[in-house]
Context: one part of a larger RNA
RNA sequence: CGCAGGAGGCCUGCGGGAAGCCCCCCUCAGUACGCAAGGACCAGGGGGGACGGGGCUACGGUGUUGCGGUUGUCUCGCCAGAGGCAUGGCCGCGCAGCCGCCCCCGGACCGGAUAAACGCUGAGAGCAUCUAAGCGCGAAGCCGUUCCCAAGACUAGGCCUCCCACCGCGCAAGCGGGUAAGGGCACGGGUAAGCGACCCGUUCGAUGGACGUCCGGCGCAGGCAGCGCGAGCUGCAGAGCCGGGACGCUCCAAUAGCCCGAGGG
Numbered sequence: 001c002g003c004a005g006g007a008g009g010c011c012u013g014c015g016g017g018a019a020g021c022c023c024c025c026c027u028c029a030g031u032a033c034g035c036a037a038g039g040a041c042c043a044g045g046g047g048g049g050a051c052g053g054g055g056c057u058a059c060g061g062u063g064u065u066g067c068g069g070u071u072g073u074c075u076c077g078c079c080a081g082a083g084g085c086a087u088g089g090c091c092g093c094g095c096a097g098c099c100g101c102c103c104c105c106g107g108a109c110c111g112g113a114u115a116a117a118c119g120c121u122g123a124g125a126g127c128a129u130c131u132a133a134g135c136g137c138g139a140a141g142c143c144g145u146u147c148c149c150a151a152g153a154c155u156a157g158g159c160c161u162c163c164c165a166c167c168g169c170g171c172a173a174g175c176g177g178g179u180a181a182g183g184g185c186a187c188g189g190g191u192a193a194g195c196g197a198c199c200c201g202u203u204c205g206a207u208g209g210a211c212g213u214c215c216g217g218c219g220c221a222g223g224c225a226g227c228g229c230g231a232g233c234u235g236c237a238g239a240g241c242c243g244g245g246a247c248g249c250u251c252c253a254a255u256a257g258c259c260c261g262a263g264g265g
Stems, first nucleotide, its partner, number of pairs: 001152001005163007015149004021049007033038001051106005059100004066093005071086006110144003118136003166177004182260004186202005207253003211248005216242003223236005
C1' cells in the first nucleotide's frame, strides 16, 4: 500500500514444510520343514540405539553478580576487621537461569491408488493365455491420516462483536478538520527479546523495586567461657551474610499527558 466504511477477536485451509529409521529378546515353538545339523512364516508381547520435539521436579554440569577457606603484596595510621591486584589469584560449595550425561513424548494404527509379482474371468486363435474389454490382490515407496506455517490464497475467504452516518470547501469525484469504536506513543515490566516485534500492567493498580515472612545457598571469623599435651573441639550460635524462589504489604516508582483513527455502493 492492497484486501470497496473503520475496528477488536476467533476460525477455515488453497498451498507449503516436517516426520518417515533400525536392532535385540520373549511367546507361538524347538512347532511347520528337514535323515540330521539346523530351524521358520503368520500373530502377539517386551526392551534398546540413533534421530527429532519439549522440559528442569529429581540426577548431573555451569553458575566471573551468593557464601566460605586460603597464599603473596599494597592500602584503610597500628590491633582487630575490611578492601584492591595477582586467570574469577587459588580452592570448596552453590539459588535462579541456561543446559545434558537427566526426564517426558514421537515414528504408529488405518484408509485410497499403485510398482514388481501373483491371480479371476476371457477372446483374438472352438485349445491355451493375468489382457486385448472387464475384475482382484499386492511395497519401508505415492496420496491421505500425525505435527508445524499458512487469506499478499490479488480467487486477498468465513463467523462473532463494537463504532456510527459529524463539520467546512466542492456540481461531483474528492480534499481538509475535530471525533467514535479502536490503536499508537509515553510510563512499570517479562512468560518475550539483537533492535523492532510479542506478552502483561499503568493508582478502579500487586507491574518492578524496597521491606517482612517462609523456602533456598554458604556454614560459625573475631571475642568470652569450658575441654584437650597438642593440632583442635564444644557452648553462647544454624550465628552471620545472601545477585535466587513463593507469598504478603501501597513504603518508592508505573505521573502528567500527547497523537492517530470511520462517514462508505
Molecule: large-subunit ribosomal RNA, domain VI
Organism: wastewater metagenome